[in-house]
RNA sequence: UUCCGACAAGGGCAAACCACGGGUGACUGUGGGACGCAAAGCUACGGGUCUUGUGGCCUCCUCCCAAGAUCGCCGGGCCGCCGAA
Numbered sequence: 001u002u003c004c005g006a007c008a009a010g011g012g013c014a015a016a017c018c019a020c021g022g023g024u025g026a027c028u029g030u031g032g033g034a035c036g037c038a039a040a041g042c043u044a045c046g047g048g049u050c051u052u053g054u055g056g057c058c059u060c061c062u063c064c065c066a067a068g069a070u071c072g073c074c075g076g077g078c079c080g081c082c083g084a085a
Stems, first nucleotide, its partner, number of pairs: 004083002012037002017032006035072001041078003045075003048070006055064002
């Protein structure tokens, strides 16, 4: 340094829910709160899922297009604490 992840050590993050906000919406910010997490740190690069459109095919549905959301859905990329087996 890499792989790996302990009944180790110091810690970290914060689900649901509630309050107050932002957004047409998915969702999200702050505070409280802890379900859990060895990357539950960052990143929208690939996929999945979701939202919106006075867009398209179309009677509708579905699908397509465009613009978004989600990293605690999966993978990739980048950074990172500790050091038992």
This is a predicted structure of an 85-nucleotide RNA (c-di-GMP-I riboswitch aptamer) from a Chloroflexota bacterium. Lineage of the source: Bacteria > Bacillati > Chloroflexota. The sequence was found by an Rfam model in a public genome assembly.